A computed fold for a 106-nucleotide RNA from a marine sediment metagenome, annotated as SAM riboswitch aptamer (S box leader). The RNAcentral record of the sequence draws on MGnify. The model forms 93% of the base pairs in the Rfam consensus.
[in-house]
RNA sequence: CUUAUCCAGAGUGGUGGAGGGACGGGCCCUUUGAAGCCACAGCAGCCGGUCACGCUAUCAGCGUGGCGCCCGGUGCUAAUUCCCGCAAGGAAUCUUGGGAGAUAAG
Numbered sequence: 001c002u003u004a005u006c007c008a009g010a011g012u013g014g015u016g017g018a019g020g021g022a023c024g025g026g027c028c029c030u031u032u033g034a035a036g037c038c039a040c041a042g043c044a045g046c047c048g049g050u051c052a053c054g055c056u057a058u059c060a061g062c063g064u065g066g067c068g069c070c071c072g073g074u075g076c077u078a079a080u081u082c083c084c085g086c087a088a089g090g091a092a093u094c095u096u097g098g099g100a101g102a103u104a105a106g
Base pairs, nucleotide, nucleotide: 001106002105003104004103005102006101011040012039013038014037015036019029020028021027023085024084025083026082041077042076043075045074046073047072048071049067050066051065052064053063054062055061056060081100086097087096088095089094
């Protein structure tokens, strides 16, 4: 940079000692212990794997679905990506699209 997804899911202990939720605003979490680090546990999105079914131009490939009690890689385990941010419609609530961000694959 491109493509896809983001209203689902899943936390305890140790260490540490004041911040954290990307950014701005709001709101929230936090000394009844934040971030970071470590251990163990868990979740199942993407890729791989595997199973079933189907399709094709059938030494092969593709699609759909299941499986985390068969597993590997990565990610994740407060709140919809916590909400809003820009545009259109609309009196407002709100709806749709976009942007930004995160993750995966290339």